This is a predicted structure of a 1186-nucleotide part of an RNA (large-subunit ribosomal RNA, half B) from a Candidatus Woesearchaeota archaeon. Its Rfam family is "Archaeal large subunit ribosomal RNA". The source organism's lineage runs through Archaea, Nanobdellati and Candidatus Woesearchaeota. The RNAcentral record of the full RNA draws on ENA.
[in-house]
Context: one part of a larger RNA
RNA sequence: UCUUUCUAAGGGAAUUCGGCAAUUUAGUCCCGUAUCCUCGGUAUGAGGGAUCCCUGCGAUCGUGUUUGUAUGAAUGCGAUUACAGGGCGCAGUGACAAGGGAGGUCCGACUGUUUAACAAAAACAUAACUGACUGCGAGCCCGCAAGGGUGUGUAUAGUCAGUGACGUCUGCCCAGUGCUAGUACUUCAAAGCUCGUUUCAACGAGCCUAAGAGCUAGUAAACGGCGGGAAUAACUAUAAUUCUCUUAAGGUAGCGUAAUGCCUUGUCGUUUUAUUGACGACGUGCAUGAAAGGCGUAACGAGAUCUCCGCUGUCCCUAGAAAGAACCCCCCGAACACAUUAUACCGGUGCAAAGACCGGUGACCCCUGGCGGGAAGCAAAGACCCCGUAGAACUUUACUACAGUUUAUUGUUGUGAUGUGAGCUCUGUUGUGCAGUAUAGGUGGAAGUCGCCAAAGCUUAGACGCUAGUUUAAGUGUAGACAACAAGUGAGAUACCACCCUUCAGAACUUACAUUGCUUACUUUAGAAAUAAAGGACAUCAAUAGAUGGGUAGUUUCGCUGGGGCGGCAGCCAGUUGAAAAGAUAUCAACAGGGCCCUAAGGUUGACUCAAUCGGGUUAGAAAUCCGAUGUGGAGUGCAAGAGCAAAAGUCAGCUUGACUGAGUCUUCAAUUCUAAGAGACUCAGAGACGAAAGUCCGGUCUAGCGAACCCUCGUGUCCUUAUUGAUGAGGGCCGAGGCAGACAGAAAAGCUAUCUCGGGGAUAACUGAGUGGUAGCGCCUAAGAGCUCAAAUUGACGGCGCUGUUUGCUACGACGAUGUCGGCUCGGCUCAACCUGGGCGUGCAGAAGCGCCCAAGGGUGGGGGUGUUCACCCAUUAAAGAGUCUCGUGAGCUGGGUUCAGAACGCCGUGAGGCAGUUUGUUCGAUAUCUGGCAGGGGUGUUCAAGUGUCUGAGAGGAAGGAUCUUUUAGUACGAGAGGAACAAAGGUUCGUGGCCACUGGUCAAUCGGUUGUCUGAUAAGGCAGGCCGAGCAGCUACGCCACAAGCGAUAAGAGCUGAAAGCAUCUAAGCUCGAAGCGUGCCUCAAAAUGAGACACAACAGGCGCUCGAAAAAGACGAGGUUGAUAGGAGCGGUGUGUAAGCAUAAAGGUUCACGAUAUGUUCAGCAUGCGCUUACUAAUAGC
Repeated sequence: UCUUUCUAAGGGAAUUCGGCAAUUUAGUCCCGUAUCCUCGGUAUGAGGGAUCCCUGCGAUCGUGUUUGUAUGAAUGCGAUUACAGGGCGCAGUGACAAGGGAGGUCCGACUGUUUAACAAAAACAUAACUGACUGCGAGCCCGCAAGGGUGUGUAUAGUCAGUGACGUCUGCCCAGUGCUAGUACUUCAAAGCUCGUUUCAACGAGCCUAAGAGCUAGUAAACGGCGGGAAUAACUAUAAUUCUCUUAAGGUAGCGUAAUGCCUUGUCGUUUUAUUGACGACGUGCAUGAAAGGCGUAACGAGAUCUCCGCUGUCCCUAGAAAGAACCCCCCGAACACAUUAUACCGGUGCAAAGACCGGUGACCCCUGGCGGGAAGCAAAGACCCCGUAGAACUUUACUACAGUUUAUUGUUGUGAUGUGAGCUCUGUUGUGCAGUAUAGGUGGAAGUCGCCAAAGCUUAGACGCUAGUUUAAGUGUAGACAACAAGUGAGAUACCACCCUUCAGAACUUACAUUGCUUACUUUAGAAAUAAAGGACAUCAAUAGAUGGGUAGUUUCGCUGGGGCGGCAGCCAGUUGAAAAGAUAUCAACAGGGCCCUAAGGUUGACUCAAUCGGGUUAGAAAUCCGAUGUGGAGUGCAAGAGCAAAAGUCAGCUUGACUGAGUCUUCAAUUCUAAGAGACUCAGAGACGAAAGUCCGGUCUAGCGAACCCUCGUGUCCUUAUUGAUGAGGGCCGAGGCAGACAGAAAAGCUAUCUCGGGGAUAACUGAGUGGUAGCGCCUAAGAGCUCAAAUUGACGGCGCUGUUUGCUACGACGAUGUCGGCUCGGCUCAACCUGGGCGUGCAGAAGCGCCCAAGGGUGGGGGUGUUCACCCAUUAAAGAGUCUCGUGAGCUGGGUUCAGAACGCCGUGAGGCAGUUUGUUCGAUAUCUGGCAGGGGUGUUCAAGUGUCUGAGAGGAAGGAUCUUUUAGUACGAGAGGAACAAAGGUUCGUGGCCACUGGUCAAUCGGUUGUCUGAUAAGGCAGGCCGAGCAGCUACGCCACAAGCGAUAAGAGCUGAAAGCAUCUAAGCUCGAAGCGUGCCUCAAAAUGAGACACAACAGGCGCUCGAAAAAGACGAGGUUGAUAGGAGCGGUGUGUAAGCAUAAAGGUUCACGAUAUGUUCAGCAUGCGCUUACUAAUAGC
């Protein structure tokens, strides 16, 4: 010193983030219990009293005994219990065991559960409420399937989701996204059907069409959402009211500075001396709000927070004690670590923070204990940050897939009925131009055909209809009717038969769809099976196709960047400056552009001259059109800037298409080597335009106006293939043109990570350092003004010049194989730009009190409230309550409240995963010290022939050893009109600090004495154990107690002076001299011959150590006392001191009729017991020795 533990006077939370920790309280019985309440509770509320021993007397219960009277009486033992009397102690649940209490608020209703090993919570769960799915071969879940779970359950059931007892409530919005339902119509796959391409095929087109989508509704206790601007009332303010924009709807009730409020420590009130706290209110609420439930709420909570009472070593302010470590001796005996070395400090330097370099100073060698300043100490290839064409978890309306689900088709898959379509066949039916008897389908044949199997006619009914009529059926009717021929009409002439067209109807067959049967496939149930029942061509299963599909998977999610992100584009191209007169040249440098436009704004030929100014001139003005003069471009040139341009490159006009085709070379891109695309210049060939011609023309006066491959489209000609010729169609190649990438030499591509991981980086951020010093702080100069007057007592604008390295920035230099980050505590060292104290000067200084400045760093600079705070604010004091620095001093010293991991909540943002210099709650601080350093204690060597003992000196070092203040006297004096009101000097206190001490006071005190509990030794006495607890307590150690802590002298600062020149004066200065401060030196105290400069004096011939007895000395060493010539230790005696009156005996004692018994009291007895103290005493041991 640490760990565990005990005790503390006075104060009593002043400590601290916070009463953390530790006290207090406690069992049982009796009394007594507020508030609130869900009437159950709260409640052991709170708050009081009792509790032991002895004696007596009752009661109840159990069980015995005695008794002739027995429903009785008496009595023994045991258990429980009431009352009374007596008694002792500080204390009677005497030890052990055993709630501190009360009040306000937040959250969660409660008991419960959770992150094994940093989070126990407000999180999860919960009863209860609500919604969704589900009729059982259910739904949901697991599985490829077989199969299985829920469940051998059946809607009072199961699953999923949200809210979260209870009370009271749960507003508006269906536009978006989901979900559900519907859907005339639109869209829509495969299959099917139809068509085209001469056939076929590939291919193309169309028809039909499911789910889905569009569309229409419903649904918010589904995901979710729930506005803005003006004006207005007879003071002002406010706005019941009005206007307006706008939405799907514009936030209702309630609550509200909140676990949610930025501003914010909101404002008011209460609480406090003082409150960033708490509570109650207020409400434009950055950004509350109603089952991601709103608001209340008794009870409950190792939850969060505030206050009060009690209590205390948390603190003022520490002290003492016990045990175990540490320490010393003996035995055994690691690990970590280690480039080399090590002798430090200061300043400097240096990759910008050095034991090793430079300079200076210090420094003999070794050991031990303890401290933790440094080794940017050890531990862990930094977790923050950035980077990586690294990884992973997670999300989604990222990309691409795949399960799953769903829909259609086909197969498994059979057989009927009905209806509706389609096709084919058959039967029947329909057919009106005009003319013509009249409703003539076409062509051909044709002279007869039909009729009692009922013709004509009539009636009824149906169909068609051109409204003329035609036709069918039934009835009646009875025997005839029609045609040819002739006439007439017309293109055509009629009966009858055959074929065919058109309309409609019917039938059969085929096929599709819908509905509905059947049973034999198939399925289920029962059964061992045969079978039976139920379902049934559905379902299942398989294939194909469509839709849906973070359920799952694989991936992507750019670059530049004064860190990254956000922002921007400095990512392609052009001009100017930068750019430093060759060329080249960077920045998120400065300026300013392009991603076009134009059939003329191109080509050519010809002609002309612009802007502006001046003069003149009708309306006409400064400025319109006209005339003249001057006019190097001051205009124009399609568009930036630069360059260029005058019989033009500008302006106007004519004719035109060279804005053409093919080939090649060069330039730029790209100063050096080399490409693509783009752009440009030039040449050749062809065909052209203009011009009389020379000639010009390959777009725009030049420099910007742009895009690879794959793939697709188009064009033109040509080639190849298509299995045997030709043709057609199809496919492919060459050439040209077009369709895209602006991240512009061109991936197909969204997020989040605080659950994170890896590889790297001081190539790059956050703290610190370094550089800088804009900003900051502090000065100086000038002096406009203020100050009645007056710049300079004080104040000091506009300006100017500096210093510091405490602010905040900038830079990115050191460091990411780690330099622990805010504040506090502890311990301080230093600076001075001085807060107080000291000395001065000026004053708008009478005194007192101030203001400004100069010197001065010796000392001091405190206590509290709220807040994590630094800071700031506040309270009461004070002489004053200074500013800074030291890795924003100090975490191998402490703390851990804040910040900054993992849990959780609120507000806000985000579809979401998640996020927030927003809030809130919770949350592991490692280690045995090697070197150095510093604090202590020892050993050795040296100190010059000389072993020592004792006494000193004092170079040097350290100290603050004192600082400050109050009162009194001076003195109610000086001063002052008064009010008020000093000083020199002296005295006495106080406080802070320093050093020491223990007579007193106080604390402690397993020395000791006493009381007492439980238990054991059979009882008494006496003891053991829990240091049991409690009371007292000497020595020792201590503070809260006591004592001490000057002046002076010397040299100075600012300043005040003397004499005194330079400069005949003046002048404190130049020579010289005198003063002058808490400051400097000394004085005083401590250490100090290792002071290598190693000292002095005295003494003696010896001295020292071990061992021995010891110590108010001590970790070990050391130091001190003693050692028989002795009081060193032990013992004994006496004294003092502590405790408090021993045992035994005697007497008394409440009671009990007597006896016995009896807690206890009195006397013997200031007793007994103890004694680290003092004195006395050699009884024992200090021997023998080395």